């Protein structure tokens, strides 16, 4: 350079936002398991748990060409006895073939299994051996002479149940033992040359000494062996560098320990072992101890760096029931060998023996869970053999299991009547769905039949009649699982009703569940699909890559300083780090790329890459390091100065407080919200004088000074630390930081001894309170003070570690210096402090900003969700209190930070309102009316519930209404539509009859027509349906109340902010008002306000009847009664008028306010209608409408009677009173407005005491009627009494309405004559034509008003003012509230459950230590007993052995400790639970700031 590769987020804290931070999900993987399902093939994989115990079979044998025998068969020879001559044939001998127990050789140290142990030179990697071995194999050198004695087998005897032996005798060898020889080798000595890395190594020479052998096969050639050397190869052994888990709540460990000398031992080095000597060795760079673990190539994951794992395959190690030991051998301290001990199992004649599946199968057991007691040595390999061959559970194959990966199939085309069925539906349809059926076609796989390999070099094939090929023929034999609220692809119906259930997180379910269950449909994957478990990822959530610490978790309380880490400027050298080149190594497999082989793929072959590492070597010299020698800018020393509550000690001072003494003086003092306790007539408090004592130092005094921090304040003296400034003499990097360590360290507390005025925990008393172990008050002890000693913690805070450098400014303050000037001073510059504001930058934001929280570097400390918990245990320190260090189980899905909008506050500021205040009149007391609660009842129908339910729905319950109760009756229905049939009537009217009532019977009367019928009405039938004042106002529409006629509520664009949001809408004025003005990063707009509308107040014009009557005329008893008129009143149309328009003042030259003029009216003239965005799940399913649910011979419909009117009681709203501003009587009898009237209002007249009745005019109304207005006025009487007040209640007699006044109407007359003498706490209305008071009318209505809605008459008082109560608005502040203070929330106690600490103890385990005992066995000693080989004639010797002894030594025993675990009466706190109890600690000034 090219190429390759290559990083995704989401949900969840909040009303919303940003951030911190945890939890959870989507991906991949697995030796897996479980659930449902399951067609085929290929390739792999398959006890993870009990290294638990094992029945049975097999897994290591082979060689007769090492040897002697034995057996069988055969051949030849021999040929006894006998038969009898055909031969059979004992015996003996020679040989051939086969088999083989034993001797002998080689192999059983490989292959196969497992992972218990092991934290180690065990493993990995790279080196070393000048400190080593290596059978078989290869190459090469030299040999192979001659002897000897035994022991198995075998035979005999014998012990034993057996296993297994014992004795006697015979025998062979490639078994064993001497002798000879010795090229080379080994040992010793001498010596030469060369080399190296210290010991030393290599090649030679000489001398002396030691030490070999085996034969077999073959006719033979020859082959296979044997011996001694050398070399190679292979395999091993030892040593070293580096790497290799967690815990310090394990900090000290070590006696063969560390080293030396000498001897021993080994293949070899070495304390490997022994004797002696020395006192070392390891450790904060983590020794020792404890826990866990086989290590690696690699596997999984990841963008990578990493993290996790160590199944299969491969390398190494360790182990073979547990522990110890050696033997043999080239090699073992030996899985299928030996000895001993222990546990277990088996056999036994009880004397004694046997065994070891962590080999392949298999069994039991354990477990969620893991296969056949298969075939074959055909291939590959291994052992033996000369070979044939034998052995081989290694291996090759097959079987079982969807356990994994890969591949294939379950059909393809066409097919709309969009079939049926199913689901749903707005009933029209829609979906399933070209899907099916039907038609045409194909045959992969499976099944059937036929052929049939490669794997094998000559023969030999378990697999296997397998792979593969062909044929015929049928769509036939082959689809499930999970999911469908968000994350996350996919929706409806029914059932259920906080139940049943779901759930990975958030969370669903309390009657309309896309979240539970089922169905239809849909989505995903597919012979699988889900779940569970585990690992990595996402998680930058341990941050090397790649995080943080002001407030979220996190800076040590501060300094000094050790180790360590880091370190100024030149020069030169070196080359440890660093960089580059080369070489070796980094096994194979795996991974990546390319190309091949199985039809493809999985799988597999070949080549290449990579293996980021280690080692060696050659270079480079910038940087780091190191060495040398310099420098002065860092740092320090010296010199000259000024500043300072820096520290320690001693002394001194005045004010105040208290106490004591004395004087004066008298009744209180003191204290509080108010009081009381307390003090005081024994003289207090107050005041004067004197004295005593202790403690603290007013003013100055200041975000001013000093100190490392804690901290330091009257004055003087002594001693003493540090900083700063100036100048530039000296040293020459001496520096920074700082784990451990040491020192200092407020207050409280502790010890000893003093001191004690004031203050003041504890304590006592008084108050407060429901309580008050508090807040308040009166007292008061420790303590506060001093000396000495401890403690060692604080919100020890700037919640901000130390050091250095750099990065705009402005303005104070205090210390020093320099310069200048116009010098009581001012200005400029500068060093080091101490504050404020502010740019860039930074921050989640708040904020920080040269005194950084900015930009960089160095070092230290600390953090990793909340709670449990700064707790427990352990350890250290402390006299104690306690401090330091510091977990886990369990539990939650949050806990936090900053900022935003609201709401709230016993926070603040401003403003308004009959909110208070000032007034007037009421309610609350009595009686009655009415509504409600409660109670009662067969029923007392239902609703309304603080304000904003309660004379409310109801503008009017005797029946009806009526919904309630009792009884009775009807069932397509009282009411609507459709279908069918019948009739021409039915209804109505009348008559009769009858019931409690609805009934029953009779009489009477259809229309149109094209004559088909149609309309209408009734009856009957069937089913769709009707009906419901049944439920849900928390499923809804509509309507309404309320805050509130309060002045607010929003939007567009722009701007600011990461964002929620802000700005506008805040501010200064002003208003009844977000009304208006001014200002302003805002500019505009909308809904509200105001105005437009109605009414009322003044007036003009027009009009003039049913209204009016001034003038004219007529006229009556009287009267607008009449003519006439429209002037006036009035009626009702259209106008005018009021706008801060004018003047003066205030104000900012504004808006606006104050005053005035004029005017009927003056600053929205009065009143009404008009109700913004929204709040209260406010009210109403019983006005109406309506979803869903429920009833359907009843929860529907009809009727009679009853009830809604009950009555110990409580409350609301009213009426009428309690009287003289009054009652009563009477008189001539005065003055309205607004309404209503035909099934009506009803005059006049007559009757009645009266309610009323009779007759009847007028009027559908400015005409007539209701209709009399009343209070008022005049006169009289009553004279303060329960009355000539008051009228309840009751009796009698009547009237009216109505089918009907008993329950249950109103009115009248007569009689009766109750409570009540102005109303407690508390509470309501009202600001002017208002309150108060007086009557009138209307709606509803047959009748029924003290209610309601209107109308007019008479007609006041008071408002200083906004401190307080209530409600509201704006701004601001705090907040842990957001269901929004009726909020949130803390602790004890009681109950249940869970885990855990302590606990008299008890039990178990682990690893050591000390002592005892001491198996097997090596080594050493001894060896009187025994012994074939050699020597010797023999005796005997050499040599060896048994036995015995000694050291060591496993298991075992004893002992005291250590550590770990389990368990325990009781006990401690913790956590979690339904709506328990007690208080109210915190959040607002949380009501005593925390």
């Nucleotide at each position: 350079c090219c190429g390759c590769u290559g990083c995704a987020g989401a949900g969840u804290u909040u009303g919303a936002u940003c951030u911190u931070g945890g939890c959870u999900c989507a991906g991949g993987a697995u030796g897996a398991a479980c659930g449902c399902u399951g067609g085929c093939g290929g390739c792999g994989u398959g006890c993870a748990u009990a290294a638990c115990a094992c029945a049975u079979g097999c897994a290591a044998g082979u060689c007769g060409a090492a040897c002697g025998g034995a057996g069988u068969a055969c051949u030849g020879a021999u040929g006894a006895a006998a038969c009898c001559u055909a031969g059979u044939g004992a015996u003996u001998u020679a040989g051939u073939a086969c088999u083989u127990a034993g001797u002998g050789g080689c192999g059983g140290a490989c292959g196969g299994g497992u992972g218990a142990g092991u934290a180690a030179c065990g493993c990995g990697u790279g080196g070393g051996u000048a400190a080593c071995c290596u059978a078989c194999c290869u190459g090469g050198u030299a040999u192979u002479g001659g002897g000897g004695g035994a022991c198995a087998a075998c035979a005999g005897u014998u012990a034993g149940a057996a296993a297994u032996g014992a004795c006697u005798g015979c025998u062979a060898a490639u078994a064993c033992c001497g002798c000879a020889u010795a090229a080379g080798u080994c040992a010793u000595u001498u010596u030469g040359a060369g080399g190296g890395c210290a010991u030393c190594c290599u090649c030679g020479a000489a001398a002396u000494g030691g030490g070999a052998a085996a034969g077999g096969a073959g006719c033979a050639a020859u082959c296979c062996g044997a011996u001694a050397g050398c070399a190679g190869a292979u395999g091993g052994a030892c040593c070293c560098g580096c790497g290799u888990c967690u815990g310090a709540u394990u900090a000290g460990c070590u006696a063969g320990u560390u080293g030396g000398u000498g001897a021993g031992g080994u293949a070899a080095c070495g304390g490997c072992c022994c004797a002696c000597c020395a006192a070392g060795g390891c450790g904060a760079c983590g020794a020792u101890c404890a826990g866990u673990a086989g290590c690696c190539g690699a596997a999984c994951u990841g963008a990578g760096a990493g993290g996790u794992u160590g199944a299969c395959c491969g390398g190494c190690c360790a182990c073979a029931u547990u522990g110890g030991g050696a033997c043999u051998g080239a090699g073992a301290c030996a899985c299928g060998g030996c000895c001993c001990a222990a546990a277990c199992u088996c056999c036994u004649a009880c004397g004694g023996g046997a065994g070891g599946c962590a080999g392949c199968a298999g069994u039991g057991g354990g477990g969620a869970a893991u296969a056949u007691u298969g075939c074959a040595c055909a291939a590959u390999g291994g052992g033996g053999g000369a070979a044939a061959c034998c052995c081989u559970g290694a291996u090759g194959c097959a079987g079982c299991a969807a356990c994994g990966c890969c591949g294939c199939g379950u059909g393809a085309g066409u097919g709309a009547a969009g079939a049926a069925g199913u689901a749903u539906u707005u009933c029209g349809g829609u979906a399933u769905g070209u899907a099916a059926a039907g038609c045409u076609c194909u045959a992969u796989c499976g099944a059937u039949g036929g052929g049939g390999a490669a794997g094998a070099a000559a023969a030999u094939g378990a697999c296997g009649g397998u792979a593969c090929c062909c044929a015929a023929g049928u769509a036939a034999g082959a689809a499930g699982c999970c999911c469908c609220g968000g994350c996350u692809a996919a929706c409806u119906a029914c059932g259920u009703g906080c139940c049943a259930g779901c759930a990975g997180c958030c969370g669903c379910g309390g009657u309309a569940a896309u979240a539970c269950g089922u169905a239809g449909g849909g989505g995903g994957c597919a012979a699988g699909c889900g779940u569970u478990a585990u690992c990595c990822g996402g998680a930058u959530u341990u941050a090397c890559u790649g995080g943080g610490u002001g407030u979220a978790a996190a800076g040590g309380g501060a300094g000094c300083g050790u180790a360590g880490g880091u370190g100024g400027u030149g020069a030169u050298g070196c080359a440890a780090g660093u960089c580059a080149g080369a070489a070796g190594u980094g096994a194979a497999a795996g991974c990546c790329c390319u190309c091949g082989g199985c039809u493809c793929a999985a799988c597999u072959g070949a080549g290449g890459g990579a293996c980021u590492g280690c080692u060696u070597u050659u270079g480079a010299a910038a940087c780091u390091g190191u060495a040398u020698g310099a420098c002065u800018a860092g740092a320090g020393u010296g010199c000259a100065g000024g500043a300072g509550g820096g520290g320690u000690a001693a002394g001194c001072g005045g004010a105040a407080u208290u106490c004591c003494u004395a004087g004066u003086g008298u009744a209180g003092c003191g204290g509080u919200g108010a009081a009381a306790u307390g003090c005081g007539u024994a003289g207090a408090u107050a005041u004067u004088a004197g004295g005593a004592a202790g403690a603290a130092c007013a003013c100055c005094g200041g975000u001013g000074g000093c100190g490392a921090a804690g901290g330091c304040g009257g004055c003087u003296u002594a001693c003493u630390g540090g900083a700063c400034u100036g100048a530039a003499a000296c040293u020459g990097a001496c520096a920074c930081u700082g784990a451990g360590g040491c020192u200092c360290g407020a207050a409280a507390g502790c010890g000893u001894g003093g001191g004690g005025a004031g203050c003041a925990a504890a304590c006592a008393g008084g108050a407060u309170u429901a309580g008050a172990u508090a807040c308040c008050c009166u007292g008061g002890u420790a303590g506060u003070c001093c000396a000495c000693g401890c403690c060692g913690u604080a919100a020890a805070c700037g919640a901000u570690g130390a050091a250095u450098a750099c990065u705009a400014g402005g303005u104070g303050u205090a210390g020093g210096g320099a310069g200048g000037c116009a010098u009581a001073g001012c200005c400029u510059c500068u060093c080091g402090g101490u504050g404020c504001c502010g740019c860039a930058g930074u921050u989640a934001a708040c904020g920080c900003a040269a005194u950084a929280a900015g930009u960089a570097u160095u070092c230290c400390a600390c953090c990793u969700g909340g709670g449990g918990a700064g707790u427990a245990c352990g350890u250290u320190c402390g006299c104690a209190a306690g401090a330091a260090u510091g977990a886990a189980a369990c539990u939650c899905a949050a806990a936090g930070g900053a900022a935003u909008u609201g709401a709230c506050g016993g926070g603040g500021a401003c403003c308004c309102g009959c909110a208070c205040a000032a007034g007037c009149g009421g309610u609350g007391g009595a009686g009655c009316a009415u509504g409600u609660g409660g109670u009662u009842u067969a029923a007392u129908u239902c609703g309304a519930a603080g304000c904003a339910a309660c004379g409310c729905g109801a503008a009017g319950a005797a029946c009806c209404u009526u919904a309630c109760c009792a009884g009775a009756u009807c069932u397509u229905g009282a009411c609507a539509u459709c279908u069918c049939c019948c009739u021409g009537a039915c209804a109505g009217a009348g008559u009769a009859u009858g019931u409690a009532a609805u009934g029953u019977a009779c009489u009477u009367u259809c229309u149109c027509u094209u004559c088909g019928g149609a309309g209408c009405a009734g009856g009957g039938a069937u089913g769709a349906c009707a009906g419901g004042u049944g439920g849900u106002g928390c499923a809804u529409g509509g309507u309404u109340g309320u805050c509130g006629u309060c002045a607010g509520c929003u939007c567009g664009u722009g701007u600011c902010g990461u964002g929620a949001g802000a700005u506008g809408u805040u501010g200064g004025g002003u208003u009844a008002a977000g009304u208006c003005c001014c200002g302003c990063a805002a500019c505009g707009a909308g809904c509200g306000c105001a105005a437009c509308c109605c009414u009322u107040g003044u007036u003009g014009c027009c009009a003039g009847u049913a209204g009016c009557c001034a003038g004219c005329a007529g006229g009556u008893a009287a009267a607008g009664c009449u003519g006439g008129g429209c002037a006036c009143u009035c009626u009702g149309g259209c106008g005018a008028g009021a706008c801060u328009g004018c003047c003066g003042g205030a104000g900012a030259c504004a808006a606006u306010c104050c005053g005035g003029a004029g005017g009927a009216a003056g600053g929205u003239g009065g009143g009404g209608a008009u109700g913004a965005c929204g709040u209260c799940a406010a009210a109403u399913c019983a006005u109406c409408a309506u979803g869903c649910c429920c009833c359907u011979u009843a929860u529907g419909a009809u009727c009679u009677g009853g009830g809604c009117u009950a009555c110990a009681c409580a409350c609301g709203u009213g009426c009428c009173a309690c009287a003289a501003u009054g009652g009563c009587g009477u008189c001539a009898a005065a003055c309205a407005a607004a309404g209503a009237g035909a099934a009506g209002c009803g005059a006049c007249c007559c009757c009645g005491c009266g309610a009323g009745g009779g007759c009847a005019a007028g009027c559908g109304a400015a005409u007539c009627u209701c209709a009399a207005a009343a209070a008022g006025g005049g006169c009289g009487u009553c004279u303060c009494a329960g009355u000539u007040c008051g009228g309840a209640u009751u009796g009698c007699a009547g009237g009216c309405u109505g089918c009907a006044a008993c329950c249950c109407g109103c009115c009248u007359g007569c009689a009766u004559g109750a409570a009540g003498c102005u109303g407690g706490a508390a509470u309501c209305g009202c600001u002017a034509g208002u309150a108060a008071u007086c009557g009138c009318a209307a709606a509803u209505c047959a009748g029924c008003a003290u209610g309601u809605u209107g109308c007019g008459g008479u007609g006041a008082a008071u408002a200083c003012g906004u401190u307080c109560c209530c409600g509201g608005g704006u701004c601001u502040u705090g907040u842990a509230c957001a269901c929004a203070c009726c909020g949130c929330c803390c602790g004890u106690c009681a109950c249940a459950c869970c885990a855990u600490g302590g606990g008299a103890g008890u039990c178990a385990g682990u690893a050591a230590u000390g002592c005892c005992c001491g198996a097997a066995g090596u080594c050493g000693g001894u060896g009187a007993c025994c012994c074939a080989a050699c020597c010797g004639a023999a005796a005997g010797g050499a040599g060896g052995g048994a036995g015995c002894c000694g050291c060591c030594g496993a298991a075992g025993g004893c002992a005291g400790g250590a550590c770990u675990g389990a368990u325990a009466a009781c006990u401690g706190g913790g956590g979690u639970g339904a709506a328990g109890u007690c208080g109210u600690a915190a959040c607002a000034a949380g009501g005593u700031a925390a």
This is a predicted structure of a 1490-nucleotide RNA (small-subunit ribosomal RNA) from an uncultured bacterium. The sequence is in RNAcentral, with records from ENA and SILVA.